[in-house]
Molecule: RNase P RNA; transfer RNA
Organism: uncultured Rhizomicrobium sp.
RNA sequence: AGAUGGCUGGAUGGCUGCGGCGUCUUGCGAAAGCAGGGCGUCGAGGAAAGUCCGGGCUCCACGGAGACACGGUGCCGGAUAACGUCCGGCGGGGGCGACCCCAGGGAUAGCGCCACAGAAAUGACACCGCCUACCGGCCUAAAGCCGCGGCAAGGUUGAAAUGGUGCGGUAAGAGCGCACCGCGUUCCUGGCAACAGGAGUGGCAAGGCAAGCCCCACCGGGAGCAAGACCAAAUAGGGGCGGCACGUAAUCCGUUUCCGGAUAGCCGCCCGGGUAGGUCGCGUGAGGUGUGUGGCGACACACAUCCCAGAGGAAUGGCCAUCCAUCGCGGGGAAACCUGCGGGGACAGAACCCGGCUUACAGGCCAUCU
RNA sequence: GCCGGCUUAGCUCAGUUGGUAGAGCAACUGAUUUGUAAUCAGUAGGUCGCGGGUUCGAACUCCUGCAGCCGGCACCA
Numbered sequence: 001a002g003a004u005g006g007c008u009g010g011a012u013g014g015c016u017g018c019g020g021c022g023u024c025u026u027g028c029g030a031a032a033g034c035a036g037g038g039c040g041u042c043g044a045g046g047a048a049a050g051u052c053c054g055g056g057c058u059c060c061a062c063g064g065a066g067a068c069a070c071g072g073u074g075c076c077g078g079a080u081a082a083c084g085u086c087c088g089g090c091g092g093g094g095g096c097g098a099c100c101c102c103a104g105g106g107a108u109a110g111c112g113c114c115a116c117a118g119a120a121a122u123g124a125c126a127c128c129g130c131c132u133a134c135c136g137g138c139c140u141a142a143a144g145c146c147g148c149g150g151c152a153a154g155g156u157u158g159a160a161a162u163g164g165u166g167c168g169g170u171a172a173g174a175g176c177g178c179a180c181c182g183c184g185u186u187c188c189u190g191g192c193a194a195c196a197g198g199a200g201u202g203g204c205a206a207g208g209c210a211a212g213c214c215c216c217a218c219c220g221g222g223a224g225c226a227a228g229a230c231c232a233a234a235u236a237g238g239g240g241c242g243g244c245a246c247g248u249a250a251u252c253c254g255u256u257u258c259c260g261g262a263u264a265g266c267c268g269c270c271c272g273g274g275u276a277g278g279u280c281g282c283g284u285g286a287g288g289u290g291u292g293u294g295g296c297g298a299c300a301c302a303c304a305u306c307c308c309a310g311a312g313g314a315a316u317g318g319c320c321a322u323c324c325a326u327c328g329c330g331g332g333g334a335a336a337c338c339u340g341c342g343g344g345g346a347c348a349g350a351a352c353c354c355g356g357c358u359u360a361c362a363g364g365c366c367a368u369c370u
Numbered sequence: 371g372c373c374g375g376c377u378u379a380g381c382u383c384a385g386u387u388g389g390u391a392g393a394g395c396a397a398c399u400g401a402u403u404u405g406u407a408a409u410c411a412g413u414a415g416g417u418c419g420c421g422g423g424u425u426c427g428a429a430c431u432c433c434u435g436c437a438g439c440c441g442g443c444a445c446c447a
Stems, first nucleotide, its partner, number of pairs: 001370008010323007018043011045347001049358002052356005057224004062260007070220005075089005090104001091102004105215002110213002112209003127155002129151003135147004163181006182204001183202008228280004238271007250263002273446003287306008324345001326343007371443007380395004389426001397413005419436005
């Protein structure tokens, strides 16, 4: 000068408030209860956020077996309740390096697209260019010219031009031949696998895009605590439209088939009416901390210990003093540093609960490595 | 709290197999008129909300992360 991982997110004391719970108590009241007071105890986060994923929980009356559609994921193996998360490896790319990044299956299943430029953009192609060996003509012949032709090395365009480099070869050229590299394919070895290494072979045939449709493999029923349950109050248990209707029908939260089952009037939408009160759901949990064991690790297991916000439009705040980190100005000093005054502590605020991801964040500390 | 939608010129909106961003109104200049309005002719005005990625190439109904704005919801009968 960097790289990676982790921790922290002001501390102590005083005064004064706020919310939950427990307990004692005062006043009023016949009681239920209402209004206060004292004491004790607890009281935000690493992201409580965005709501982007995955679950728990609840409802859709319940259960089973499929099909289609739709959506998602995508190297391999593992972790996990699950995941698009995490861990370990593989491959590719970047960096001198520590390390970092990758939506990283399939383009010989099929369809589609590749503007402009350019000769040609996928059935590749021939503008400039290179060649005149073979064949035909002019010429006695050579040379030369013309025709019929051959070629794709070089130039030009483009994001991309059909293997690359070199040698040989040739009229000029070309995987035409050879060597090395790349690619495809077959076999062997190692590895659970992704893949790696080696040997042979093909002779280039196979451009890019799948975060275009699609194919393959795997996963997914829908809605969400304003879910939902109970109590209470009030109203006109009203009207319209649509679907089906006594049944092998209809409805049962994407559509649909089958099986068992429920409902005897049901379901959906709209208009109108009423209440906007209480209790539960609601915090002992995939919980925290410590130690040990196993594992490279994510993590798992065992033991010990702790109980840690929760309510409603919503509490956790304010002031003072000292200290800590830091900034500005001034003084002293060679410097480390000492001292006076002033500023000043980021992002942010639980709302059913967990595991992740992403985003915001003044600073400070620790460890390992280059 | 939960769910859904939108963002393109000053305003209202178009924009499809991804290939040079448009319309109407408004603004400005000129003509017409004694002057104004209307009319006619012309002109300017765009980080396509912002950032990143895929692609040769993105306003894209391609993907993704943020920001802003708008809408809906309870219970009874």